[in-house]
RNA sequence: UUGAUCCUGGCUCAGGAUGAACGCUAGCUACAGGCCUAACACAUGCAAGUCGAGGGGCAGCGGGGGCAGAGCUUGCUUUGCCUGCCGGCGACCGGCGCACGGGUGCGUAACGCGUAUCGAACCUCCCCCAUACUCGGGAAUAGCCUUGCGAAAGUAAGAUUAAUGCCCGAUGGUCUCAGAAUAUGACAUCAUGCUUUGAGUAAAGAUUUAUCGGUAUGGGAUGGCGAUGCGUCUGAUUAGAUAGUUGGCGGGGUAACGGCCCACCAAGUCGUCGAUCAGUAGGGGUUCUGAGAGGAAGGUCCCCCACAUUGGAACUGAGACACGGUCCAAACUCCUACGGGAGGCAGCAGUGAGGAAUAUUGGUCAAUGGUCGGAAGACUGAACCAGCCAAGUAGCGUGAAGGAUGACUGCCCUACGGGUUGUAAACUUCUUUUAUGCGGGAAUAAAGUGCCCCACGCGUGGGGUAUUGCAUGUACCGCGUGAAUAAGCAUCGGCUAAUUCCGUGCCAGCAGCCGCGGUAAUACGGAAGAUGCGAGCGUUAUCCGGAUUUAUUGGGUUUAAAGGGAGCGUAGGCGGAGGCUUAAGUCAGUGGUCAAAUCGUGUGGCUCAACCAUGCGUCGCCGUUGAUACUGGGUCUCUUGAGUGCACAUAAGGAUGGUGGAAUUCGUCGUGUAGCGGUGAAAUGCUUAGAUAUGACGAAGAACUCCGAUUGCGAAGGCAGCUGUCCGGGGUGUAACUGACGCUAAUGCUCGAAAGUGCGGGUAUCAAACAGGAUUAGAUACCCUGGUAGUCCGCACAGUAAACGAUGGAUACCCGCAGUCGGCGACACAAUGUCGGCUGCCAAGCGAAAGCAUUAAGUAUCCCACCUGGGGAGUACGCCGGCAACGGUGAAACUCAAAGGAAUUGACGGGGGCCCGCACAAGCGGAGGAACAUGUGGUUUAAUUCGAUGAUACGCGAGGAACCUUACCCGGGCUUGAAUUGCAGGCGACGGGGCGAGAGAUUGCCCUUUCUUCGGACGCCUGUGAAGGUGCUGCAUGGUUGUCGUCAGCUCGUGCCGUGAGGUGUCGGCUCAAGUGCCAUAACGAGCGCAACCCCUUUCGUUAGUUGCCAUCAGGUAAAGCUGGGCACUCUGGCGAUACUGCCACCGUAAGGUGUGAGGAAGGUGGGGAUGACGUCAAAUCAGCACGGCCCUUACGUCCGGGGCUACACACGUGUUACAAUGGCGCAUACAGAGAGCCGGUCCUGCGCAAGCAGGGUCUAAUCAAUAAAGUGCGUCGUAGUUCGGACUGGGGUCUGCAACCCGACCCCACGAAGCUGGAUUCGCUAGUAAUCGCGCAUCAGCCAUGGCGCGGUGAAUAUGUUCCCGGGCCUUGCACUCACCGCCCGUCAAG
Repeated sequence: UUGAUCCUGGCUCAGGAUGAACGCUAGCUACAGGCCUAACACAUGCAAGUCGAGGGGCAGCGGGGGCAGAGCUUGCUUUGCCUGCCGGCGACCGGCGCACGGGUGCGUAACGCGUAUCGAACCUCCCCCAUACUCGGGAAUAGCCUUGCGAAAGUAAGAUUAAUGCCCGAUGGUCUCAGAAUAUGACAUCAUGCUUUGAGUAAAGAUUUAUCGGUAUGGGAUGGCGAUGCGUCUGAUUAGAUAGUUGGCGGGGUAACGGCCCACCAAGUCGUCGAUCAGUAGGGGUUCUGAGAGGAAGGUCCCCCACAUUGGAACUGAGACACGGUCCAAACUCCUACGGGAGGCAGCAGUGAGGAAUAUUGGUCAAUGGUCGGAAGACUGAACCAGCCAAGUAGCGUGAAGGAUGACUGCCCUACGGGUUGUAAACUUCUUUUAUGCGGGAAUAAAGUGCCCCACGCGUGGGGUAUUGCAUGUACCGCGUGAAUAAGCAUCGGCUAAUUCCGUGCCAGCAGCCGCGGUAAUACGGAAGAUGCGAGCGUUAUCCGGAUUUAUUGGGUUUAAAGGGAGCGUAGGCGGAGGCUUAAGUCAGUGGUCAAAUCGUGUGGCUCAACCAUGCGUCGCCGUUGAUACUGGGUCUCUUGAGUGCACAUAAGGAUGGUGGAAUUCGUCGUGUAGCGGUGAAAUGCUUAGAUAUGACGAAGAACUCCGAUUGCGAAGGCAGCUGUCCGGGGUGUAACUGACGCUAAUGCUCGAAAGUGCGGGUAUCAAACAGGAUUAGAUACCCUGGUAGUCCGCACAGUAAACGAUGGAUACCCGCAGUCGGCGACACAAUGUCGGCUGCCAAGCGAAAGCAUUAAGUAUCCCACCUGGGGAGUACGCCGGCAACGGUGAAACUCAAAGGAAUUGACGGGGGCCCGCACAAGCGGAGGAACAUGUGGUUUAAUUCGAUGAUACGCGAGGAACCUUACCCGGGCUUGAAUUGCAGGCGACGGGGCGAGAGAUUGCCCUUUCUUCGGACGCCUGUGAAGGUGCUGCAUGGUUGUCGUCAGCUCGUGCCGUGAGGUGUCGGCUCAAGUGCCAUAACGAGCGCAACCCCUUUCGUUAGUUGCCAUCAGGUAAAGCUGGGCACUCUGGCGAUACUGCCACCGUAAGGUGUGAGGAAGGUGGGGAUGACGUCAAAUCAGCACGGCCCUUACGUCCGGGGCUACACACGUGUUACAAUGGCGCAUACAGAGAGCCGGUCCUGCGCAAGCAGGGUCUAAUCAAUAAAGUGCGUCGUAGUUCGGACUGGGGUCUGCAACCCGACCCCACGAAGCUGGAUUCGCUAGUAAUCGCGCAUCAGCCAUGGCGCGGUGAAUAUGUUCCCGGGCCUUGCACUCACCGCCCGUCAAG
C1' cells in the first nucleotide's frame, strides 16, 4: 500500500555534523580555519648559510703612511700614484651545516602503520662523564698570474703558493683481528673476566695568553636500523600459487641478521582458518554520529611512512641513495652564433589552467626555535604578526521605561456592526554598550647585549647604568555629543510551529514523501497577517542517526522474501554420569606500557564566553601472584545415550525368475444382414469384396478387477495378480556383551516421478507431432475419426517438479479425549495395562491472522541450509557439468512507491440453497404493417427559443403557441429605464372623447376632468438612491421530483467476542404479504421502516329530514311528488356496530396452516387510496420559486409591428380510426355515476338540411338544465376494397376573436386514398380486473383534446407450476473487484 483492518516490507521526513558551494541579506569584537579538482604547467622575488679566532690573499669600501700635482687663509683642503699597514672582505682553499625545519599524499594491502616483546645480531656527528695523548717530517693544489678554445655555459695547458686540506714516520696503555690456557653466567650457534703470543691503527693548530680546539678508548644520552606475536578494505563470476621458489652446507656483502647475493645439495613452501590474482586506499592519535554495541571519516594540530617533473643509479657523509646536490635515460619548457647549453614552486607569496569552490607577489627577526661563530652578530617565507573571506564557534549591539479615545489615516479582511496591523506610532522620561570627536596609555623585555663594580676558583653568579618593540599610539582608561550609526531570511495542505483575500484555471507553476492546479486553490503567483530562527536564514552535496531495514547486544524462514528433492558421510561445530590431576579459557590482586594534544573532571587566566593554562582520570596489550565452580587438556571408572547377541511376530520394502485369468486388438472359420460408429447435433471413418453384432479356435503385448480401507511399507522418489530365490528395514520382549563408540554436516558421494536423449529389442492399448471432420467471425484449441515418436524391456545419460506437510535433522520437557495398525501382558466374551506407528478433536502456550497444538508452528539446547522491497531476472556475461535438450552458480544498468500475507464489509459469479413479483408459463387484448393526430431525433431556416435522452426522455415541462403567451429571428424606438420602492421639489391631474402623422411603439392639437377630517391621499413630471437580465454554472446550493420500491429492509444503546477493521443482536428451524410472529439462542432491549391508526367503498343500527323520497290520507294533471301532508322506505349528512382465525374438525411444541366447514353483507391484510425507512444514480430542475459566485448595463435590459416555435427526402416513441356481418346503416326503445355552471349552464318557440341565429324562460343549483352509449326490438346490406374504411381534395357556410394568409374549430354537399388483421421483436392485464361502451371536468375568447384527470354501464379467459428469461430479498461459497463485472487485467497490431 486498503473502502476500512492487522501484519510483513520497502520508500520519505523531522536531529546532529562539514576544509563546503549557491541564493537573499549583513553592525562590531575575540578565537580558530581557508585548492577537497590537474602529484597540471609555471613568469618574477625570496625560502641555507656561516666562520678572517683555520688559510693564501686584496677586486670593491673606509682609515693610516709615503710620493707627485693643484688651490691658497703655509697647514689645511683636494687630485693622481705607491703601500694589505689597519678596519674589514667579493671570489678561492678549508671546517661545520645543507639528511633539520617547510610541502604533498603519487605510490604502497606492506612488519607500511598501531600495539606488545626482543636484538647475547647492530650503528650513532654535535653534547655529557672518565682515562690517556697532541712528537718529527714531506709532497701537492685552488686562488692570483700567463697563454689558448668557446656565442654562451664553461673549459684546457703552463708557472707559482698556504692551511685546522692531503701524505709518510715514531709512540700506542687502550682498541681491532688471529692462536692457546682458564674462571663465572639460567639456556645459548654464546657473553664476560683474567694470563700469554703475533699482526695492524692516532693527532692540528689558532689567538687579544685566557681559552677554544685535535686524537684514541670506555660509558651515558639522543637519534636510527633489524626481528617477531596480534590487529589492519572489497571481490571465489580470482582456486590453486611458487624455481631463488622452501630448506641445508660453504662463501660474498653489510653497521648488523637474513636467498640479501652466489656455487653445490635436497624437493620443498604457501593455500577454502581464503594462497595467488584483481580493484580501491597513505597508517595512527583522533573527528562526526549513536543510549550503547557499532557505522562513517582521516582536512587543520601531533607521531610514523612514502615522494620531490617521470624512471634508474651511485658518490660524499656520523647520517641520504639526498625537494632548492651529482650522473644517465625520457617527456616538456627556455637560450643559441645550430656546434652546444640551461631548468624543475608537492617551500612562501604569485600566474595560467581545471573547477561549484579556497586568500597578500605584505611586515619583522622584537619574541620562540634552528644553523654557523669564542663572541658581537649573520642567515632563517621556520616562526611571530598584519591583510582578504560570515567560511565556522563564542560574545555584544541595533535601545529602555511609561504611553489606549485600543487615536486618525493608510494597507488588508468583513456578516459593513466592526476586526487587524497595534503599545506599534506620536508624546514624556532615561541610558550611551556600539559609533564618532578629543586626551591619556600599557604588558609582551625579571630575557639579551655593551660598560662599570662585587663574590669565589680559570668560569659562572650578583648589583648598577645604558640600550633593544614588527605588531602599535594597538588593547585598555577618561571626558564630550547624541536614540543618535546598525534586521533580515525561510516557512504557513499533512508529516510540522504558523491563514485569509485577490489573480490564474491540469495553464503558468509547486513538490522531501503523500500529492496540489481542469472558475470559489489555507498546496501555484501577489498582498495582508502569522510562525520559526536571527547577523544570519534557506537550498544543494556528503556522513551517522532514526533503520531491531544485516539483528553480537537485537530479526526471521506453513501461507508475507526465505528449509537444500532425499540419504550416507569427511573436515568443522556441539556433546551423558562419577572421581583424581592440570590451570589454556574464565575470575581477582598487582607491575609496566597506553607520547603530547584531544576527551571527562577540579582549579586558574583573557571584563564573560568560545579560547588558553595547569592537576587528576580513561580502553587495550604484555608480565607477575593467586582462585578452580564452569568449559578445555590428561587419566581411572560407570551404564541410562549408541551399538551387538538371543527370541517372536510383521508389511503393495527392493532385486531377479516362473506362472494365471479376464479384457483389448489382430488373424482364420462359422452364423447373419444393412448398416455400424460417433456427437449437444453432425460429419470424416468402417461396411454388400459382407462390416457392426454373435459363436469357436489361435496370436501378441501391456496392465492387474473384486479384496481395498481414514490400511500398510520405504530416506525421499515411490511401491498392488499369484508364487520361488536372494537382499534390506523397522517393532516388541529379554538384559548376555561393548562402554560415550554420539548428534549435525560445508566440500564430496549415492539415490532421485514424469517428460527427454543414445544404442539394441518390443509394440496390444493409449497417444504429443501430423492428417481429416466439426464448432466458430476466425479455431493452428476444447468435441469426433485416424495416427507416428513415446508409453514396455535391457544397458547408458540426464538430475529437474506445486520433488508439498509449500513445515531441515537430533535430543529433552509440557493437560486430555477418540479411532485404527503391529507386538507383549491379562482374559470369560465386557472393561482394562504397556511399547512403537497412522488419523481426528481440543487445554495451556504460540501466531499478523488463518491456524498449530506430545507426529508443535509450544518450552529449550546443538548443527546445517536459506532470506533482506517490487520489476528487470532465475535473465545476461563468465565458469563448471551434459551427446543434445538443458542444468548448476548467478549480476548490473534502468524503473516504480509500492509489491505482498491473513482476515473484514460490500458488490459481483454463464457458484449453490431457500423465497417473492403479470417475471416466465397458461390466457385475453394490443404495439410493430396502413392513414391520421401528437412528441422526439435529424435536416432545413433569419429564427425554427429552452429544457427532458436506457430502464427513470419522446400526448414529457405545456391543465390548451393565430396576436398576447414568447424566452427565438428581422426591423423601428427608450436609457433611472417596462414593473416595484425610499427621499426631495414641482404640477393638478391621470384618464376619457374627437381630429391628425406613423406599421405600431410613439407623438401633435382641441374638448372634458379629482377626493379631503386640510394633516394629507391619489396621479403625473423632474432629480437622486436602489434597477433589470428566461444570461452562465443543477458538478457551488435550498426546495421539489423521478427510480430501485410499498422492496423488507436500515440502524442504535448496553453487554459479549475479536489486537483490529468488524461481528453478535439481524444467524438457525417453522411461519408470514412483511426483520409478520413463534421456538431456539451471548445476547437483552430500542428506533426508522412493515402492520395498525386516516379517507373512500361494502352490511346494519341510531339520529336529522330539504332542494331528496312517496307507503298511508287528501287534492290534481294529457302525464309527472305537481300540491297539502308525512319521514315509513330509498337517499343524503352525522354518530356508532361489525371480522378477531372468535367457533368447529384435522395437522403443528408454538406461531400458524388447511377445509367448495358453520354462521355472516363481508373470511382470513374484504377491495381501493393516501402514506415511500437508511440510502443509490455528482439522476432531473438556476426556465416555477429561492439563492452563492461569475458575466451584460444607450444592452445579454425594455416597448412595439411582422415572422417563427405549426418548416419536411427521412427515422423512432405514444395514440386515434380502421381493415368489417359478435359488423355497418336506418327507425323505435330501456337503464348510470361523477362533475361543472352567471363574462356561465341552458330549456322552449321560430328560422336554417346543419353548424347556428333571433326572441322568451329557468338555475348562483340534492330545487334549473343534459338523448347516456354499448344493450334491446324491427328492417336492410351478403363477403365485395363493399352501404367496410374514412384520409386527402373541391365547393358552400357557421362561430369565436382587433385579426382565422402563414396557422382555428365546426356544419352541409361532393370526392372516396392506404388498409382485407400486420416480419423479427415487443407491451398491458389475475376480477368487477382485462376487454368494450359512453358521460363529465380542468386549461380556455376560440381551439388543432384522438391528450390528461375522473365517472359509471356491460363484463370475460387463464394460472399445471417455478426448469428457464428479467428484477428483487435472505443464507452460504469463491474472488487479484471496492469508481465495485459497464470491474480488473493480458497479449498482438497501429499511431505519436

Small-subunit ribosomal RNA from an uncultured bacterium, 1392 nucleotides, folded computationally.
The sequence is in RNAcentral, with records from ENA and SILVA.
It matches the Rfam family "Bacterial small subunit ribosomal RNA". Its family is annotated with structural constituent of ribosome and ribosome in the Gene Ontology.